[in-house]
Molecule: small-subunit ribosomal RNA
Organism: uncultured Chloroflexia bacterium
RNA sequence: AGAGUUUGAUCCUGGCUCAGGACAAACGCUGGCGGGGUGCAUAAGACAUGCAAGUCGAACGAGGUGCCACCGAGCUUCUCGGGGGUUACCUAGUGGCGGACGGCUGAGUAACACGUAGGUGAUCUGCCCGGAAGUGGGGAAUAACUGCCCGAAAGGGUGGCUAAUACCGCAUGUGGUCGGCGAUUCGGUUCGCCGUCUAAAGGAGUAAUCCGCUUCCGGAGGGGCCUGCGUCCGAUUAGCUAGUUGGUGAGGUAAUGGCCCACCAAGGCGACGAUCGGUAGCUGGUCUGAGAGGAUGAUCAGCCAGACUGGGACUGAGACACGGCCCAGACUCCUACGGGAGGCAGCAGUCAGGAAUUUUGCCCAAUGGGCGAAAGCUUGAGGCAGCAACUCCGCGUGAGGGAUGAAGGCCUUCGGGUCGUAAACCUCUUUUCUCAGGGAAGAUACAAGACGGUACCUGAGGAAUAAGCCACGGCUAACUACGUGCCAGCAGCCGCGGUAAUACGUAGGUGGCAAGCGUUGUCCGGAUUUACUGGGCGUAAAGAGCGCGCAGGCGGCCGGCCAAGUCGGGUGUGAAAGCUCCCGGCUUAACUGGGAAACAGCAUUGGAAACUGUUCGGCUUGAAGGUGGGAGAGGGUAGCGGAAUUCCCGGUGUAGUGGUGAAAUGCGUAGAUAUCGGGAGGAACACCAGUGGCGAAGGCGGCUACCUGGCCCAUUCUUGACGCUGAGGCGCGAAAGCUAGGGGAGCGAACGGGAUUAGAUACCCCGGUAGUCCUAGCCGUAAACGAUGAAUACUAGGCGUUGUCGGUAUCGACCCCGGCAGUGCCGAAGCUAACGCAUUAAGUAUUCCGCCUGGGGAGUACGGCCGCAAGGCUAAAACUCAAAGGAAUUGACGGGGGCCCGCACAAGCAGCGGAGCGUGUGGUUUAAUUCGUCGCUACGCGAAGAACCUUACCAGGGCUUGACAUGUACUGGAAAGCGGCGGAAACGUCGUCCUCCCGCAAGGGACCGGUAUGCAGGUGUUGCAUGGCUGUCGUCAGCUCGUGUCGUGAGAUGUUGGGUUAAGUCCCGCAACGAGCGCAACCCCCGUGGCAUGUUGUAUCACUCAUGCGAGACUGCCGAGAGAAACUCGGAGGAAGGUGGGGAUGACGUCAAGUCAGCAUGGCCCUUACGCCCUGGGCUACACACACGCUACAAUGGCCGGUACAAUGGGUUGCCAAACCGCGAGGUGGAGCUAAUCCCACAAAAGCCGGUCUCAGUUCGGAUUGCAGGCUGCAACUCGCCUGCAUGAAGUCGGAGUUGCUAGUAACCGCAGGUCAGCAUACUGCGGUGAAUAUGUUCCCGGGCCUUGUACACACCGCCCGUCACGUCAUGAAAGCCGAUAACACCCGAAGCCGGUGGGCCAACCGCAAGGAGGCAGCCGUCGAAGGUGGGAUUGGUGAUUGGGACGAAGUCGUAACAAGGUAGCCGUACCGGAAGGUGCGGCUG
Repeated sequence: AGAGUUUGAUCCUGGCUCAGGACAAACGCUGGCGGGGUGCAUAAGACAUGCAAGUCGAACGAGGUGCCACCGAGCUUCUCGGGGGUUACCUAGUGGCGGACGGCUGAGUAACACGUAGGUGAUCUGCCCGGAAGUGGGGAAUAACUGCCCGAAAGGGUGGCUAAUACCGCAUGUGGUCGGCGAUUCGGUUCGCCGUCUAAAGGAGUAAUCCGCUUCCGGAGGGGCCUGCGUCCGAUUAGCUAGUUGGUGAGGUAAUGGCCCACCAAGGCGACGAUCGGUAGCUGGUCUGAGAGGAUGAUCAGCCAGACUGGGACUGAGACACGGCCCAGACUCCUACGGGAGGCAGCAGUCAGGAAUUUUGCCCAAUGGGCGAAAGCUUGAGGCAGCAACUCCGCGUGAGGGAUGAAGGCCUUCGGGUCGUAAACCUCUUUUCUCAGGGAAGAUACAAGACGGUACCUGAGGAAUAAGCCACGGCUAACUACGUGCCAGCAGCCGCGGUAAUACGUAGGUGGCAAGCGUUGUCCGGAUUUACUGGGCGUAAAGAGCGCGCAGGCGGCCGGCCAAGUCGGGUGUGAAAGCUCCCGGCUUAACUGGGAAACAGCAUUGGAAACUGUUCGGCUUGAAGGUGGGAGAGGGUAGCGGAAUUCCCGGUGUAGUGGUGAAAUGCGUAGAUAUCGGGAGGAACACCAGUGGCGAAGGCGGCUACCUGGCCCAUUCUUGACGCUGAGGCGCGAAAGCUAGGGGAGCGAACGGGAUUAGAUACCCCGGUAGUCCUAGCCGUAAACGAUGAAUACUAGGCGUUGUCGGUAUCGACCCCGGCAGUGCCGAAGCUAACGCAUUAAGUAUUCCGCCUGGGGAGUACGGCCGCAAGGCUAAAACUCAAAGGAAUUGACGGGGGCCCGCACAAGCAGCGGAGCGUGUGGUUUAAUUCGUCGCUACGCGAAGAACCUUACCAGGGCUUGACAUGUACUGGAAAGCGGCGGAAACGUCGUCCUCCCGCAAGGGACCGGUAUGCAGGUGUUGCAUGGCUGUCGUCAGCUCGUGUCGUGAGAUGUUGGGUUAAGUCCCGCAACGAGCGCAACCCCCGUGGCAUGUUGUAUCACUCAUGCGAGACUGCCGAGAGAAACUCGGAGGAAGGUGGGGAUGACGUCAAGUCAGCAUGGCCCUUACGCCCUGGGCUACACACACGCUACAAUGGCCGGUACAAUGGGUUGCCAAACCGCGAGGUGGAGCUAAUCCCACAAAAGCCGGUCUCAGUUCGGAUUGCAGGCUGCAACUCGCCUGCAUGAAGUCGGAGUUGCUAGUAACCGCAGGUCAGCAUACUGCGGUGAAUAUGUUCCCGGGCCUUGUACACACCGCCCGUCACGUCAUGAAAGCCGAUAACACCCGAAGCCGGUGGGCCAACCGCAAGGAGGCAGCCGUCGAAGGUGGGAUUGGUGAUUGGGACGAAGUCGUAACAAGGUAGCCGUACCGGAAGGUGCGGCUG
């Protein structure tokens, strides 16, 4: 520091996701040790049990124990009892101090609660410290105790006794309080005087003295109160407030204050966010971050708040009091049912809740607290230990050597590779561990250590006790095998998995971290993705439709003053801890001690005066005004005008008219349309008219008059910053729409009809209502757009145009030059993602306002405001997706455009489609009808030929190292052949026969058989794992590269343009210059003549013919197009003329095109079978459909007779002559031929000549069938071909549609060959006869180039919209139902403070007494918690039904959008329609 993800690719915008760090964590797997920390985040839920606040006998009485001595009693060791003393100890009670600290928790609280800085002349302070003064003399009670009584208990009542440092008078008064007076002070301060009131306690000690007590002053530390500033979210909370705001007086408090009360006034707060709602303890800090920030507030520390819930006071220096009291409530417990008790948010612990959080431990040794004179007691504060890998830190699980690279695993191309020096093995060490011994510091003189026999030290033993987890497609370090087969599963994002998965599972290997590793959750980061640092708004999200303008923000030039902002300096504060740096202590580190540094901010003090600001004075350039000119569809009102449409009346006139792609509805013989004349009425204003004008925008267009707003130019006359912007607010605001009243010609939503169509709720046509128009009033929205807020300044130019002024010129208007204001085009710098913008900025800057933050949900719901309504404005969330977008690029596509080709169309000829038959295919059938091929580019295709074989299929019978190959081991021998038996054969079985080569032998070799083992074999599967080959676009003219240049880039250029060509063929031009694969040419055949040669051709020469060589044709020549070239057209010559004809030759690529069955081949599968052999069957089936053919339908013909002319080929398991036989197929025969010799074949057929048939289902046609034959072959039944005789079907020229062909072509005619035993209508060739037509490119199909649009890119067989149906999910509405919360009104009213009260009661003081002062209880009242009633508010849950929404491989209907998307689209509005949508009106160009 970045990366992945939108696309075919690119740049940008933009979201999502990842890598990092952290945690009071939890979960999964795993787990050796030690140190430091941390440990209920949830139920402020409920709690058993124990402990957590006591202490003082030196305040007091009393009691007890012990001791001492005495007395008495008892079995005189000893025990018991009594009273006394004493010292020591203990303590229930009185009394004092402390229980307001410490400890816990975070419910509440948005607040002076907290933080920070201040104030207190408005205040308090026990214990402690300093100072001043004092402590005299009295009194009355009461607990304990004791008697009695009540109660289950808790506890209580009553009589009697008693003490004090308990309580109460009196005295004294340093002082203090209060009142008054006088000074002082800004002020309640301070000083003085007078009056009034006002203290005390003792204890210990032999004593000294000490500890106390009282009053006052001061200090320290600690509080109370007040103030400035800071401190979360919501405006879908905008108004709140009655003690409310202030005053006066009284009360209350330690103290100010509406804190409380009475009266008076009517204020106070709020857009700088009051009130209300939600959430939350605040801070030092913590985590993260480069920082600014963001998030957070565990442990530690400061503050606050709370103590079962709510209320209340008492005591006290301090409380409204966690382990105190009273009351109410809920809950729990005890109970004798009468009544009582309780409060772990202290430490442990229990239950519950939860993903989840510990021991009912030890000690007061240390630190600290309380009490005490002290000893000391007490302390779940604290110190320690235990549990938990919860976290941080440290250590270990060994080190060195060790190659046969062991075994084993995994992979393998079978060679090997890898785990891997890893192991084994050898040598060594002992951190840790175990055992044994020693043994602390922590403690400040004596004693006293929970931790702890711990840390640490020493010795011994033994490699011994100690490794896992996650990942391995990219991001992201790390790869193979097997299994699985869109299954199981993975997944943070992109995405993997449909038979070769580095992505699932397992294994091996590898990578990472390591006593941990992963996952989940949360926070920050990355995210400049809320942008202060540090973003944007023409088209990506985003400028309000436009103006006026209050508040607010900002503001021209010169000078003076002030010092609020601002900038320096000083001071104070900014707690400690933490962070950072330095030094130190634990072996190190974590941890910890010391020191230093640092810090925003705030306060205060003293300076500076540039800038901002206040104020004062001035200026004129901003702004406004005056004066003089000027243009204009600027606005309003009234009037006027002509053209046109329609209607009415009349005339002429007759059959149509109108309308469309074509029609029809409509109108018209009752007289239309057309035409002429007259009239009515409404609306709109042709030409002028213009990227012309005006207006803020919407918008404004005939003419005239009146009223009226703004603007420009000139002048530089006046004022003197008067300015800019503008949240709220107010006004204006197209069209549609609404209300009321008019008006209504044309047009025209809706509606009716006619067409179109599968349908047509549309487009087209005929009608037509609202509306469009006017008046008055609403509505307030538009693609209200320059998709560009307003203002100011600056920054090259060029060319137009409008208004005006000046200059020049002229007699004058023009022309020309310049200034200002507007309005356009092009363009530099600059900017921009690009497109583009560019003095009218989207450039450079400033000010102010508005707005944006992924797509969808949604501009929707709810709420509020506005509206008569339609609706508008404001405006979410759940849920869901990984994108949605902008610009540009290359393609592809278009019912876009331009240019151009092709038997593409057209013009022709012959066909196919109908019939019969042949062949192929589909379908069906079958035991099997083997398989493949499927638009063009499958279907007479693989197959150049299925009776067996072929053959892959089926049935049956058999074989198992196999029909075939090879290795090893063992064994036997030739193998074969022949014969018998069974059998359909294969095969099985028996017998017979025979036996190779080398070597002396042993043995070896070749061949064959058997056994065993490796293996063979497979037309089984995958053409979507492949090679090779092939088809197709297409013999179309294209496809690319290097360098250069342009562009951020994908890419472009070249290859585009102007010509030309069959051609990217060539020429010219050009930021391109060259090159490659294609085109062409080079190759073969044919056509002409020449030369040479000549067998088997020719009787001979020549010719023909054959073979070979070379020639010829190149736009070479002439003319024209034409002004350059390429080229084109015409001509000459020539056998051939512009590529002479034909063939071979197929660029980059496309179709996952075809083929695993031609061959090869990876993977998978079968192995007595999916292999192999055999017999028979099948591939030949047959209701039917299609494709390709053959033969025909006849007279241009059929039949009969005669007669003529080819070429290409083939032939020795072959072609086969002559001759003979047969009607014939054929047979016999055997000559010749290894082929220019012989044969097929002195056969061509159509043709020609002659005859016959005479238009018919025929002398056409030949299917079908019968009989008889021939040939091939082991064998023609299924299932061959041919012959003869007989039979003689359909068919009389073929619907829609469709095929081939441009010349020796089509058509017609035959011949040959391959395959092949036999079988050809097919295929491949060969020759014979031999046409018609092309004016042309509008259209169909295919293709090429350029250009344009695009929402397409598996690319139009694309993409995509809405209703409906089904499923799931979240959500709105809803009659209601059920809660929660906070207020309000009224009722009731506990405890308690305060107030009142009198007829109760009472020790201290007064009084002789009565009584008084004072107090207690009672009662009453105000206030008052809880409770009750009530109507509302806010909020949550639920709810029959209902609305839309989102999502969901293959549902229905259509086709709206993207191309001119087939009616251009879109915006607003209105109406209509199953739905997308359609139509009207106005607007926009995206």